[in-house]
RNA sequence: CGUGAGUAACCUGCCCUCGAGUGGGGAACAACUUCGCGAAAGCGAAGCUAAUACCGCAUGAUAUUCCGGAGCAUAAGCUUUCGGAGUCAAAGCUUUCGAGCGCUUGAGGAUGGGCUCGCGGCCUAUUAGCUAGUUGGUGGGGUAACGGCCUACCAAGGUGACGAUGGGUAGCCGGCCUGAGAGGGUGAUCGGCCACACUGGAACUGCGACACGGUCCAGACUCCUACGGGAGGCAGCAGUGGGGAAUUUUGCGCAAUGGGCGAAAGCCUGACGCAGCGACGCCGCGUGGAGGAUGACGGCCUUCGGGUUGUAAACUCCUGUCAGAGGUGAAGAAAUCUUCGGAUUGACGGUAACCUCAGAGAAAGCCCCGGCUAACUACGUGCCAGCAGCCGCGGUAAUACGUAGGGGGCGAACGUUGCUCGGAAUUACUGGGGUAAAGGGUGUGUAGGUGGCUGAGCAAGUCAAUGAUGAAAUCCCGAGGCUUAACUUCGGCACUGUCAUUGAAACUGCUUAGCUUGAGGAUGGUUGAGGAAGACGGAAUUCCCGGUGGAGCGGUGAAAUGCGUAGAUAUCGGGAGGAACACCUGAGGCGAAGGCGGUCUUCUGAGCCAUUCCUGACACUGAAACACGAAAGCUAGGGGAGCGAACGGGAUUAGAUACCCCGGUAGUCCUAGCCGUAAACGAUGGGCACUAGAUGUUCCCGCUUAUUGUGGGAGUGUCGAAGUUAACGCGAUAAGUGCCCCGCCUGGGGAGUACGGUCGCAAGGCUGAAACUCAAAGGAAUUGACGGGGGCCCGCACAAGCGGUGGAGCAUGUGGUUUAAUUCGACACAACGCGAAAUACCUUACCUGGGCUUGAACUGCUGGCGUAGGUUGUUGAAAGACGAUCGAACCUGCUUGCAGGAGACCAGUAGAGGUGCUGCAUGGCUGUCGUCAGCUCGUGUCGUGAGAUGUUGGGUUAAGUCCCGCAACGAGCGCAACCCCUGCAUUUAGUUGCCAGCGAGUAAUGUCGGGCACUCUAAGUGGACUGCCUCGGAUAACGGGGAGGAAGGUGGGGAUGACGUCAAGUCAGCAUGGCCUUUAUGUCCAGGGCUACACACGUGCUACAAUGGUCGGUACAGAGGGCAGCAAUACCGCGAGGUGGAGCUAAUCCUUAAAACCGUUCUCAGUUCGGAUCGCAGGCUGCAAUUCGCCUGCGUGAAGCUGGAAUCGCUAGUAAUCGCAGAUCAUCAUCGCUGCGGUGAAUACGUUCUCGGGCCUUGUACACACCGCCCGUCACAUCACGAAAGUUGGUCGCACCCGAAGUCACUGUGAUAACCUCCGGGAGUCAGGUGCCUAAGGUGUGGUCGAUGAUUGGGGUGAAGUCGAAACAAGGUA
Repeated sequence: CGUGAGUAACCUGCCCUCGAGUGGGGAACAACUUCGCGAAAGCGAAGCUAAUACCGCAUGAUAUUCCGGAGCAUAAGCUUUCGGAGUCAAAGCUUUCGAGCGCUUGAGGAUGGGCUCGCGGCCUAUUAGCUAGUUGGUGGGGUAACGGCCUACCAAGGUGACGAUGGGUAGCCGGCCUGAGAGGGUGAUCGGCCACACUGGAACUGCGACACGGUCCAGACUCCUACGGGAGGCAGCAGUGGGGAAUUUUGCGCAAUGGGCGAAAGCCUGACGCAGCGACGCCGCGUGGAGGAUGACGGCCUUCGGGUUGUAAACUCCUGUCAGAGGUGAAGAAAUCUUCGGAUUGACGGUAACCUCAGAGAAAGCCCCGGCUAACUACGUGCCAGCAGCCGCGGUAAUACGUAGGGGGCGAACGUUGCUCGGAAUUACUGGGGUAAAGGGUGUGUAGGUGGCUGAGCAAGUCAAUGAUGAAAUCCCGAGGCUUAACUUCGGCACUGUCAUUGAAACUGCUUAGCUUGAGGAUGGUUGAGGAAGACGGAAUUCCCGGUGGAGCGGUGAAAUGCGUAGAUAUCGGGAGGAACACCUGAGGCGAAGGCGGUCUUCUGAGCCAUUCCUGACACUGAAACACGAAAGCUAGGGGAGCGAACGGGAUUAGAUACCCCGGUAGUCCUAGCCGUAAACGAUGGGCACUAGAUGUUCCCGCUUAUUGUGGGAGUGUCGAAGUUAACGCGAUAAGUGCCCCGCCUGGGGAGUACGGUCGCAAGGCUGAAACUCAAAGGAAUUGACGGGGGCCCGCACAAGCGGUGGAGCAUGUGGUUUAAUUCGACACAACGCGAAAUACCUUACCUGGGCUUGAACUGCUGGCGUAGGUUGUUGAAAGACGAUCGAACCUGCUUGCAGGAGACCAGUAGAGGUGCUGCAUGGCUGUCGUCAGCUCGUGUCGUGAGAUGUUGGGUUAAGUCCCGCAACGAGCGCAACCCCUGCAUUUAGUUGCCAGCGAGUAAUGUCGGGCACUCUAAGUGGACUGCCUCGGAUAACGGGGAGGAAGGUGGGGAUGACGUCAAGUCAGCAUGGCCUUUAUGUCCAGGGCUACACACGUGCUACAAUGGUCGGUACAGAGGGCAGCAAUACCGCGAGGUGGAGCUAAUCCUUAAAACCGUUCUCAGUUCGGAUCGCAGGCUGCAAUUCGCCUGCGUGAAGCUGGAAUCGCUAGUAAUCGCAGAUCAUCAUCGCUGCGGUGAAUACGUUCUCGGGCCUUGUACACACCGCCCGUCACAUCACGAAAGUUGGUCGCACCCGAAGUCACUGUGAUAACCUCCGGGAGUCAGGUGCCUAAGGUGUGGUCGAUGAUUGGGGUGAAGUCGAAACAAGGUA
């Protein structure tokens, strides 16, 4: 303060009703006059005077005091027209003479208050104890009134965990905002209550005040002053200053409503009624309406066609709100006065409203357009500028920035900011606590909370009825009034609340009487590493003594340190000492938890079972409290075998303050005492009840056919129904369903930190924040990826082999360097004999120099023009420049000629051109994983979902190949097959191929006739399918072996490359967006360069020799190419080659195969190996061979004697080796590339390891996916905080000093009109004095809260830095 009561403990002016009365006197003081003081404010003295002002007296009650009676009630009391005694009052004015207004005293009412009580109304325990007038009593005082309200004395109480005291904050309520509600927030306007009025204190007057516009005092401040002294209080209405993000006019009027005074007129009223200012809010209205397409202009976009702005505008026809002009013009007025006829009164306001006039005229903005969230394009910008409520945009194609066009939303507003509620189930009654934050380490137990069955009573809770109250306004409902609405008036409901009375008695509670099932006890059994103390035991380690013995032992991944000839290790015997108790031992037992393990004894706690004898709810939980509480640690004293922090040494390592090794001190053990924490975990508090089962195990007890059966109880495990859970999982030992009680949580970090308190010897524990910072942190599960995780499997992956590379010389590519240029691209595998299937010019993109500018090539338009083209001169390096000369053709008109057109050329223009940039804007193509066996879909099913299933499993395969099983059933892209070559046969065909037989011919040859049988050619067909047999296997798939066969299990080879990955490669093959360039980054030409050369790397060739070289002889291919071509015989040349040209547009002609084989020689050497390099002389191509081609002959004769670390290829017609052909090409090839054939091996035990890959599984803190993630110190910058010698403020105590004004008390010798008087005086009153209390002030001392502080401590953040590599995989030592 709200609400409801009480007052028998009270007051109440003005107002209303009723009763009684109003008689007779007295004394003053203002104003005023005079005088004085003062600057002023003001004051003083003397004198005069009236009253409804003041004072006696009379009368007087139902008033009041005391005594008594009666009635009622109770805590003191109340009532009374009962009796007695005492005391107390008044004022007049007006008058129309009727009266009116007053005054006094009572009673009652109404209204307004005072006081008291119940209940209710914020945070903090890092405030736990507070309290001396404190709690109570008695006497007294005080007040209208109760009361420690005050005082004296007595007693020692009072209050607090249901939160006192302290601190912080705050006016409370009706209501208002929000919300479905419950709630949450709030306390403007209006209304009720309270408090305050410059700050603090105080009283006076009064019905009422301790008084906003009164008084006194103190203080601060402002003002006046003659310096002596005075004045003041806008948190009234306006207004000013200040502060601030921000809040109005120094307006009009009392006309209305209301208030004060008055008999009234009236006066006062910044209450109030109005006006002014402010889009501050709510409400209403307008800025026009209808028609109007060639869809105008302009703008913007564009795929250049168009689209859009858009019926929008223009234009035509209307309307007249509003603004403007003119005119009429209110209601709000009721009262009051009155001579009763009547008169007077409007601030707003010349306002509202109405009428007339003219005319679309004067009237639209703000926000947004990435998602949430309605609305999209262009340009500019280029991680800049900027945006941002959250997520996030911006690094050259930004719907996200800025602008424009367009669009969306709202509209006299629209956005932003701030605050509150909502959404938020994010304080939760309807939620949580195994793993997300969250169960106390465990028990005993106080307060508290909760509590079994039956009967009776009471009626506090509970329920019902009635009454009172819950002010008005507001909200809601129904009506009415302003043109409507906002607004407002009336009526109703409601106000969920509180109180009282009466009633009910089921439930809770209380009282009482019982009960036995909860709980406890008794009796009898039984279990166990339960606890404490004492005693005893054996094995082992170590040490000591002695014996044997003789060189090592020990230790590790490997070693070393260490021990040992002073005798170790080993072994035997004896002894000492400490600690721990193998086997039994079990997912077994016991305990509250921690924890407990040799044996025996003593003491002792607990559980369970059976009996159903006793008590009779004695119970459950449990804040505080108390007790227990692993390990480590601490104190004191013992003990010390082994182990073993620290420490020492040895290793490892880049380092190694570690992991490993050798030693080793505290400690580990005992006694006594501290500490009180752990992943003290079942990460699961305790108790009770209920809710399918199955199967183990421990203990006890029944039944039994004596069983390995069956039943009951108590524990302890596993799997599972329902149910539950975010999922994982839990599931009678619940995380299910309910009840009771306790503890705890509220984003991550800061931080379990700081400060404070408390405990501790210390270490430290318990309690426990904030600033600041982030947009996450976290849980469970999913799919991937990864692992110095696991399982299975494959591959020239390793192994087994053969041959190479790496060393040499040369070739070729690359890097680097150089250069005027050494054009560009490609960079692990998957760049580097790559683009390039040919760099002297060209190519050519690069450099130098010389030229051109609509251009070398292309298209359109305009204008001009003896044109295209040919020949030729000068100059020049050429391109080009300047000349000379000849000279057509096409179409139309048309007689040649001429004119026009086309074409060409010239000028201009639009544009061309670019191997310039971006492969991270792209298309297309390609590489790679990988010819690896995978990648997916539909339907169904499972899951909240991501997803799973299918695709996993058992077999099998080269294969997701096939079989079987299976909540899957099917399907697609891949695999395989279909295609090509090759291997066998056959059919057809028979020239250019072939030649068996027949004939002819030659020195010889299919040379010829002839033939197509064979070879071959090139079309087709057949053939191979695990088809057959056997064994294994699930009888399957399939595998092993075999037969037959040219070929056997894919016969060999090729083509064929799933979904995707690498922003892989390519803008220089081509195409292409954007950007850049336009007398150049375009284009033409000459020369140069791409060919450089201290060097490094890749890929090759040739070798180093005897399996070889040289010389001579002899034989056998396949596949290709050829007319600007391939070229034979022949001749010339040592040769390259030349001359010449038969043949061939090709199964016809051309193109020697070489290794091999047979001989010869060389005899192990830098050689008869090897051929680089260089010299000379030649040949060929070409316009041209210098930079810079190839080849030949002669001569020269380098390195090199088999190649370090390392590394590559290959599994059969393969490797190795040997030649041949082709593309490119004027010329030019070293296995450079693409092909072809000849000769022709070795090896594979096997899958441990290396690399790559597939499937399943597991872990994960990774998802840019391990080239991942991520921790700490240090350095730098910055921010907030803590500590700190101190310094400095606020606030609250305590003690003392001083003590204004003022009330009260005492005093009052001074002063004194009314009354009394015996006239002396008295009563009473006042000034003054004293005392108590006491504001401000002062001194001292504390508490508490701040501010600041050299220095210091950790913490947060930061683009990048340093050192390591702690965590995440077995994270490389879990």